[in-house]
Molecule: c-di-GMP-I riboswitch aptamer
Organism: Paenibacillus sp. UNCCL117
RNA sequence: UUUCUUUUCUGGCAAACCUGUCGAAAGGCAGGGACGCAAAGCUUAGGGUCUAAGGCUCUCCUUCAAGGACGGCUAUGGCAGCCUGGCCGCCGAA
Numbered sequence: 001u002u003u004c005u006u007u008u009c010u011g012g013c014a015a016a017c018c019u020g021u022c023g024a025a026a027g028g029c030a031g032g033g034a035c036g037c038a039a040a041g042c043u044u045a046g047g048g049u050c051u052a053a054g055g056c057u058c059u060c061c062u063u064c065a066a067g068g069a070c071g072g073c074u075a076u077g078g079c080a081g082c083c084u085g086g087c088c089g090c091c092g093a094a
Base pairs, nucleotide, nucleotide: 002094003093004092012037013036017032018031019030020029021028022027035081041087042086043085045084046083047082048079049078050077054074055073056072057071059069060068061067
C1' cells in the first nucleotide's frame, strides 16, 4: 500500500417499543431500551421507497364573487438500518 475466508482484545453504533420534543405528514432530535451491525461512520449523485403541507386536477356541494368535501397526480419534505456510487476509517489476518 492492497485485500477481507476466518477472527481476538479494547471500544463503537443502536431496530422494535416507551417518554419528551419539533413537524401537516413521512420522519428528525433527546432520554430509556437492544433486534441487529465491520462501516448500522459521512454523503441524496443514480435507482427504489415513504409522506403530500403547498401546487395542479376529476367529480360533487354551495355560490354574486368566491369557497368547501371525497379522490387522483406531484418533493421543493424524508429514509444512508433498501441497493449502487463517492469520501473517510479501529483491531486482527493475509